[in-house]
This is a predicted structure of a 534-nucleotide part of an RNA (large-subunit ribosomal RNA, domain I) from a Chitinophagales bacterium. Lineage of the source: Bacteria > Pseudomonadati > Bacteroidota > Chitinophagia > Chitinophagales. It matches the Rfam family "Bacterial large subunit ribosomal RNA". The full RNA is in RNAcentral, with records from ENA. The prediction has a mean pLDDT of 83.

Context: one part of a larger RNA
């Protein structure tokens, strides 16, 4: 130096363990703010650096309901308190809430600066104290009131709107109306009551939405990549309505002095057209509901809840063993190892403030008939056409429909729109006003639950003072780091040491090679020893 065994050291793999995560599921909730939010500075503790809570009344103040013995937040210590005259702790309700922040007196480099007004301290100067004092739009009338301003995870509706990329290049296409941007809103959003569909073989369907199918079908397409419906059918859900005219009234302004024009009230809503007018009946049908009362349900912290003893091993019994027991409860966790009967709970039950739903009565609110057809009404720069874009499965195409820049421009129920160029017939609606629950879509958020999800380099980034330390001017970027023990019983006391280092004795403990750098302790790595060999 090797090699072999034994025995340390380092180092934290690897089993085990979980406080935390991950995906969903059901129910709930869908918003908070100028009564000042979301986020945050600064405080606030006997001693206080952090995290929690809380605001100068500052780990809290008040009332109430619960509850019943301990209690003074992580946080195991000292110290000093509170508590059956009912603390501590759950739950309702208020009180209080410093400073910034939409930040709103005005300013400003957030968490500070300085102010006017009114009234007090005090008679002035000055100082302080409370109030008020933003901005834009309404509405009453000239100062009072009302909203709106900000945040917030996806989902929704509207404007705008890439590109890489794919076409094995690349233009048109495509990626995609995707990402990002901006408005704007609700618990959902938006859509929606036929100027739809169908159908010519003959008809029939009836608002919207959404899911399976039709179908990768018809189609589109440098007919290349590629994009790609609809009607029918099957289900979930179901609901229908209100102006505008025309007509009459009342008002109040013009002026042509009987007309217009405005505002308010009736009246009126539709395609087998229908109101309006004119004439006749009638007080009763129903409704998507406002309020009050009244029963039920359910409802915040709670209430109660059966049934086991012994023996062996053991440090410890919940295991062994041996004879009950409950059970509408053998889910689950914990209790010195595996417990239905030890404790928490569990099953099944009870109770309740506020609100909340459902049902019943009464109330307001709306709603209906039958006949005539002269008059008169029935949405206009529209409908529609040129010309130029979009949307639709359709990229100008033979291109209908649907929306619009832009140029022209109707008709008025003997009308007018559509059924994929057009044009007839024949069928279906009546455009140019508005409102609609539900079936759908989403989870920043609460409660209950489940998992052929992960167990600490996994699972969120984050099981621990995680968006923390820390980096960057900044916008951003982003960690490591769980684990004595059943219980500190955390090693009184003695030695060695310069020692609050570290050891070695006592001693605790089942175990200290479990002593805190503390279950388990792999390996690389670095040493003692001994024994063989160069």
């Nucleotide at each position: 130096g090797g090699c072999a065994c034994a025995c340390g050291g380092u180092g934290g793999a690897u089993g085990c363990c979980u406080u935390g995560g991950g995906u969903c599921u059901g129910a709930g909730a869908g918003g908070c703010g100028a009564u000042g939010a979301a986020g945050g500075a600064c405080g606030u503790g006997a001693c206080a650096a952090g995290c929690u809570g809380c605001g100068a009344u500052a780990a809290g103040c008040u009332u109430u309901g619960g509850g019943g013995a301990g209690c003074c937040g992580c946080a195991c210590a000292u110290g000093g308190g509170c508590u059956u005259u009912g603390a501590u702790c759950c739950g309702a309700a208020g009180a209080u809430u410093u400073c910034c922040g939409a930040a709103u007196g005005g300013g400003g480099c957030a968490a500070c600066c300085c102010a006017a007004u009114a009234u007090c301290a005090u008679g002035a100067a000055g100082u302080g104290a409370u109030a008020u004092u933003a901005u834009a739009c309404c509405g009453c009338u000239u100062g009072c009131g009302g909203u709106a301003u900000g945040c917030g995870a996806a989902c929704g509706g509207g404007g705008a709107g890439a590109a890489c990329u794919g076409a094995a290049a690349c233009a048109u296409c495509u990626a995609a109306g995707u990402a990002c941007c901006c408005c704007c809103a609700g618990g959902a959003a938006g859509a929606g009551a036929a100027a739809a569909c169908a159908a010519u073989u003959u008809a029939g369907u009836g608002a919207u939405u959404u899911c399976c199918u039709a179908a990768g079908u018809a189609g589109u397409g440098g007919c290349g990549a590629g994009c790609g419906a609809a009607a029918a059918g099957g289900g979930a859900u179901c609901a229908g309505c209100c102006c505008a005219a025309a007509c009459c009234g009342u008002a109040a302004a013009g002026c042509a002095u009987g007309c217009u024009u405005u505002a308010c009230g009736g009246g009126g809503u539709u395609g087998u057209a229908g109101g309006a007018c004119u004439g006749c009946a009638a007080u009763c049908u129903g409704a998507a509901c406002u309020a009050a009362u009244a029963a039920u349900u359910u409802g915040a912290a709670g209430u109660a809840g059966a049934a086991g003893c012994a023996u062996c091993u053991g440090g410890a019994a919940a295991g062994u063993u041996g004879c009950a027991c409950c059970a509408u409860a053998g889910a689950g966790g914990g209790u010195g190892a595996u417990a239905g009967u030890c404790c928490c709970g569990u099953a099944a039950a009870c109770a309740u403030a506020a609100g909340a739903a459902u049902u019943a009565u009464u109330u307001a609110u709306c709603u209906a008939g039958c006949a005539g057809u002269a008059u008169c009404c029935u949405g206009a720069g529209u409908a529609c056409c040129g010309c130029g874009g979009g949307g639709u499965c359709g990229g100008a195409g033979a291109c209908g429909c649907c929306c619009u820049g832009u140029g022209g421009g109707a008709a008025u129920c003997u009308a007018c729109c559509a059924g994929c160029a057009c044009c007839a017939u024949c069928u279906g609606g009546u455009a140019a006003g508005g409102c609609u629950a539900a079936a759908u879509a989403c989870u920043c958020c609460u409660c209950a639950g489940a998992c052929a999800c992960c167990g600490a380099u996994a699972g969120c980034g984050a099981a621990c003072u995680a968006g923390u330390a820390c980096u960057g001017u900044g916008a951003a970027g982003g960690a490591a780091a769980g684990g004595u023990g059943a219980a500190a019983a955390g090693a009184a006391c003695c030695g060695c040491g310069a020692a609050c280092a570290g050891c070695g004795g006592a001693g605790u403990g089942a175990a200290a090679u479990a002593g805190a750098a503390c279950c388990u302790g792999a390996a690389a790595c670095c040493g003692u020893g001994u024994g063989c060999u160069u």